[in-house]
Context: one part of a larger RNA
Molecule: large-subunit ribosomal RNA, domain I
Organism: Nitrosomonas sp.
RNA sequence: UGCAUGUGGUGGAUGCCUUGGCGAUUACAGGCGAUGAAGGACGUGGAAGCCUGCGAAAAGCUUCGGGGAGCUGGCAAACAAGCUUUGAUCCGGAGAUAUCCGAAUGGGGAAACCUGACUCUUGCUUAAUCAGUUUUUAUGAAAUAUAGAAGAAUUGAUUGAGCAAGAGUCAACCUUGACUGAAUAUAUAGGUUAAGUGUAGCGAACCUGGAGAACUGAAACAUCUAAGUAACCAGAGGAAAAGAAAUCAACUGAGAUUCCCAGAGUAGUGGCGAGCGAAAUGGGAAAAGCCUUCAAUAUUUAGCAUUUGAAUUAAUCGAAUUUUCUGGAAAGUUAAGCCAUAGUAGGUGAUAGCCCUGUAGGUGAAAAUUCAAAUGUGGAACUAAGAUUGAGAUAAGUAGAGCGGGACACGUGGAAUCCUGUUUGAAUAUGGGGGGACCAUCCUCCAAGGCUAAAUACUCGUAAUCGACCGAUAGUGAACCAGUACCGUGAGGGAAAGGCGAAAAGAACCCCGGAAGGGGAGUGAAAUAGAUCCUGAAACCGCAUGCAU
Numbered sequence: 001u002g003c004a005u006g007u008g009g010u011g012g013a014u015g016c017c018u019u020g021g022c023g024a025u026u027a028c029a030g031g032c033g034a035u036g037a038a039g040g041a042c043g044u045g046g047a048a049g050c051c052u053g054c055g056a057a058a059a060g061c062u063u064c065g066g067g068g069a070g071c072u073g074g075c076a077a078a079c080a081a082g083c084u085u086u087g088a089u090c091c092g093g094a095g096a097u098a099u100c101c102g103a104a105u106g107g108g109g110a111a112a113c114c115u116g117a118c119u120c121u122u123g124c125u126u127a128a129u130c131a132g133u134u135u136u137u138a139u140g141a142a143a144u145a146u147a148g149a150a151g152a153a154u155u156g157a158u159u160g161a162g163c164a165a166g167a168g169u170c171a172a173c174c175u176u177g178a179c180u181g182a183a184u185a186u187a188u189a190g191g192u193u194a195a196g197u198g199u200a201g202c203g204a205a206c207c208u209g210g211a212g213a214a215c216u217g218a219a220a221c222a223u224c225u226a227a228g229u230a231a232c233c234a235g236a237g238g239a240a241a242a243g244a245a246a247u248c249a250a251c252u253g254a255g256a257u258u259c260c261c262a263g264a265g266u267a268g269u270g271g272c273g274a275g276c277g278a279a280a281u282g283g284g285a286a287a288a289g290c291c292u293u294c295a296a297u298a299u300u301u302a303g304c305a306u307u308u309g310a311a312u313u314a315a316u317c318g319a320a321u322u323u324u325c326u327g328g329a330a331a332g333u334u335a336a337g338c339c340a341u342a343g344u345a346g347g348u349g350a351u352a353g354c355c356c357u358g359u360a361g362g363u364g365a366a367a368a369u370u371c372a373a374a375u376g377u378g379g380a381a382c383u384a385a386g387a388u389u390g391a392g393a394u395a396a397g398u399a400g401a402g403c404g405g406g407a408c409a410c411g412u413g414g415a416a417u418c419c420u421g422u423u424u425g426a427a428u429a430u431g432g433g434g435g436g437a438c439c440a441u442c443c444u445c446c447a448a449g450g451c452u453a454a455a456u457a458c459u460c461g462u463a464a465u466c467g468a469c470c471g472a473u474a475g476u477g478a479a480c481c482a483g484u485a486c487c488g489u490g491a492g493g494g495a496a497a498g499g500c501g502a503a504a505a506g507a508a509c510c511c512c513g514g515a516a517g518g519g520g521a522g523u524g525a526a527a528u529a530g531a532u533c534c535u536g537a538a539a540c541c542g543c544a545u546g547c548a549u
Stems, first nucleotide, its partner, number of pairs: 001548009015534001016499002020470002022467007029459002031202002039101003042055003046079001049075003061095006070083003106115003116170022172199002174196007206237001207235004217224001221271001247254002258285005268276002289451003293391005303377011315363003321336002325332001337354002339343001345357003400424008410436001431446005486493002506533001509520004
């Protein structure tokens, strides 16, 4: 040095586990905000830090319910000081408080800071006036009585000024009203002011509108495609949008819209390339129709109040088992039982229907919210609706046309239909539009005003349940104090990191050592389970023995 065997170190694979994720289903909810949001800064505990909670009333305050013995949140044990059957801690309803920043809104600003004006309240100081008390002097024969005057001390009130503290108001725009008010006489613009629970800002996707790419595909590329997609802007709602035919159809007829299945990858369109791609019709889901001028008549609902019921926001009752053996431990085994409208699930020292929490099934609300019903009131009123009768109206720079674009499955094409930048420009029910150039006939509908539930889309979120989903290089980036540490001027990028044991019983005491660490002792079923501790593979590194050189 090599090989072999044994025994260790290092390392953290594998197995097992799961606090965390992922994906669904059902129901609910679908918003929060000037009554100051979302999100933060700074504080707040007996006690230093971080998380959670809370806000100078600060791990909390008040009240109404529940509950019933311990409690003072977690990392995180101990100590101190307390609370509690006069019902604490805890759970739920309602309320109070709620610093500073942030739309941030008195002004400013390099967010959590700086700095004003006005009004009010409180306190202090000072000046004046008024009033009271005490005392001294004087008048008086005297007095502890009376009257006025003067000086001093002190108290209170009012007014003014100053200082300090606290509270409130003060942004802009919009709407409504009032007062003013130019050129310019009436007026108007403008200005001032009052009122408003008006607007603003945030929020995951879904929706409508505006504006709108490129990579890519065409095996290059320009029409085309990607795609009216992405990013951007505006706005709204729990859905939005659309919607009651100037629609289709085809000589028979249908009868608003939306969504699904078929029709159909069909008819078409297309450097007829790549590709794009209908409709009628049939079957389903869901269904609902209306308003818009004037006058008259008679009504009803809504609204408001009370009562009752239901649901949600705490809870509560809730069946039935013992033994033998093994073991550290029984839920295992053995023997004999029991309950079941409950044998879902989790926990307990191994695998428990009958040990615990629960589960099935019952019961339950002072308060708040929502819904429904009944009764009363009310009587067209703040707003809104219907019925009957009578009299009316029928949407013009519009339809259409020329030119230029866009949308329609349809790329200008024979291109109808829809929208409109520009130039024009009808008829008006004896009328007008459409039926894919256009014309006639026929059929059908009535534009240029408006509203409308459901079927449809989505899930930041709440509750319950589930999975031939993952099991720590997986599953969210994040099972752990993670959008953290760290990187970047910044936009932004972005980790690693789980497991002692049933229970800390976490190793008293002794020895070596400066310590780290180790050897005994002790705990434990086990310590090669000893705290970077379950299992503990391989690479890699030792030691011992044998053989070879």